RNA sequence: GCGCCGGUAGAGCAACUGGAUAGAUCGUCAGACUACGAAUCUGAAGGUUACGGGUUCGAUUCCUGUCCGGCGCG
Numbered sequence: 001g002c003g004c005c006g007g008u009a010g011a012g013c014a015a016c017u018g019g020a021u022a023g024a025u026c027g028u029c030a031g032a033c034u035a036c037g038a039a040u041c042u043g044a045a046g047g048u049u050a051c052g053g054g055u056u057c058g059a060u061u062c063c064u065g066u067c068c069g070g071c072g073c074g
Base pairs, nucleotide, nucleotide: 001073002072003071004070005069006068007067010026011025013023019057028044029043030042031041032040050066051065052064053063054062
C1' cells in the first nucleotide's frame, strides 16, 4: 500500500430484510431483607450508536470519506 472484519452505556455484547421509545448481562447507586454484611429481590442513573457527509417519509442498519483496532496479502 491492497483486501476482509470490527468500533453501540463504565465493561464484554444484542438489535431479524431500514420502521414504533436502541436493549439485556456484569458493574455502579438507592431501597427491601438482615443484628451487620454477603447472597437474593425491587428500582434508578448511565448512550453524540467512533467522527463527517449522502440516500430515504424514516438510518445502529444502506452508500461514501476520515480516524482507531484486529486478521490476511504484498
Record summary
Transfer RNA from an uncultured Bacilli bacterium, 74 nucleotides, folded computationally. Rfam family: tRNA. Gene Ontology term of the family: triplet codon-amino acid adaptor activity. Rfam classes the family as a transfer RNA. The prediction has a mean pLDDT of 82.